[in-house]
RNA sequence: AUGUUAUCAAGAAAGGUGGAGGGAAUAGACCCUGUGAAGCCUUAGCAACCCUCAGAAUUACUGAGAAGGUGCUAAAUUCUACUUUAAGAAGCGAAUCAUUUCUCGUUGAUUAUGGAUAGAUAACCA
Numbered sequence: 001a002u003g004u005u006a007u008c009a010a011g012a013a014a015g016g017u018g019g020a021g022g023g024a025a026u027a028g029a030c031c032c033u034g035u036g037a038a039g040c041c042u043u044a045g046c047a048a049c050c051c052u053c054a055g056a057a058u059u060a061c062u063g064a065g066a067a068g069g070u071g072c073u074a075a076a077u078u079c080u081a082c083u084u085u086a087a088g089a090a091g092c093g094a095a096u097c098a099u100u101u102c103u104c105g106u107u108g109a110u111u112a113u114g115g116a117u118a119g120a121u122a123a124c125c126a
Base pairs, nucleotide, nucleotide: 003124004123005122006121007120008119013043014042015041016040017039021032022031023030026081027080028079029078044073045072046071049069050068051065052064053063054062055061077118082115083114085112086111087110090107091106092105093104094103
């Protein structure tokens, strides 16, 4: 690397350097960006995975903490893509002597919700 488990709608930015891209990848959408992108450095912060302390207490639980190891600091993992369920604009067909409504069948924009896939991070395994 692969794998296992957990989490992913909360939270938290300034300076220096750099000089045109960036938001993981593919497609689409939508954004950020010369009022300075990515990358790198410094400082600050957020959070609480590992961790520390207490509770009868080293597999689990509750509370508190933040020295250390990671991580993170635009927008939900920016949104959509495959799929379940529910609703459903509109089109087409049937029924009818015929038209509209109703009814039945079918396609189905779109909306909400759950799941899957992919990804990110942590801890563990090897």